[in-house]
RNA sequence: GGGCCGUUAGCUCACCGGUAGAGCAAUCGACUGCAGAUCGAUAGGUAGUUGGUUCAAUUCCGACACGGCCCU
Numbered sequence: 001g002g003g004c005c006g007u008u009a010g011c012u013c014a015c016c017g018g019u020a021g022a023g024c025a026a027u028c029g030a031c032u033g034c035a036g037a038u039c040g041a042u043a044g045g046u047a048g049u050u051g052g053u054u055c056a057a058u059u060c061c062g063a064c065a066c067g068g069c070c071c072u
Base pairs, nucleotide, nucleotide: 001071002070003069004068005067006066007065010024011023012022013021018055026042027041028040029039030038048064049063050062051061052060
């Protein structure tokens, strides 16, 4: 320098055109002598940044940023 993949909740990941969910973690409650486990509930994300396409974009396209792998 070139190619490919990834970037979504604190963490690990779904969803892949119609205003985003799960598990774990957190908080509250039940249970318990206390705690854990278990059960119930709640909160938590303008989906890396920016531009384009579209009635509508996390999703499609471009550029850039960061990370990973490969080639030279």